[in-house]
Model confidence (mean pLDDT): 85 of 100. A computed fold for a 122-nucleotide RNA from Lysobacter spongiicola DSM 21749, annotated as SAM riboswitch aptamer (S box leader). Its Rfam family is "SAM riboswitch aptamer (S box leader)". About the family: The SAM riboswitch is found upstream of a number of genes which code for proteins involved in methionine or cysteine biosynthesis in Gram-positive bacteria. The same sequence occurs in records of 2 taxa. The RNAcentral record of the sequence draws on Rfam and Ribocentre.
RNA sequence: CAUCCAUCGAGACCGGCUGAGGGACAGGCCCUUUGAAGCCGGGGCAACCCAGCACCGCGCAAGCGGUGCGAAGGUGCCAAUUCCUGCGGAUGACCGGUGCGCCGGUCUCCGGAAGAUGGGUG
Numbered sequence: 001c002a003u004c005c006a007u008c009g010a011g012a013c014c015g016g017c018u019g020a021g022g023g024a025c026a027g028g029c030c031c032u033u034u035g036a037a038g039c040c041g042g043g044g045c046a047a048c049c050c051a052g053c054a055c056c057g058c059g060c061a062a063g064c065g066g067u068g069c070g071a072a073g074g075u076g077c078c079a080a081u082u083c084c085u086g087c088g089g090a091u092g093a094c095c096g097g098u099g100c101g102c103c104g105g106u107c108u109c110c111g112g113a114a115g116a117u118g119g120g121u122g
Base pairs, nucleotide, nucleotide: 001122002121003120004119005118006117007116008115013042014041015040016039017038021031022030023029025086026085027084028083043078044077045076048074049073052069053068054067055066056065057064058063082114087111088110089109090108092107093106094105095104096103097102
């Protein structure tokens, strides 16, 4: 980098250095000199991988699978639903228009795209 699978309405902040940006992209809307991003130190959240433990199932066995506990190790994360929307649908609601065939807008719902994180493969 490509590809596959899973998850994304929960959760979790302080200090030091530094000094103007940040929230992927675009539009919106936010955060930010009461200090952005980054780096360093400490703390925390979570439970994807994984150590360990318990139970269940399969197996002659080695072992494999499932559920739960757990949190030592590998990641990740610690404003706002992934901040919202982006494309399509509704035999949903409401509003407006109409040549009565429908059309437009807002909201809600469903799916998708994009993105993020983990695990696998190349």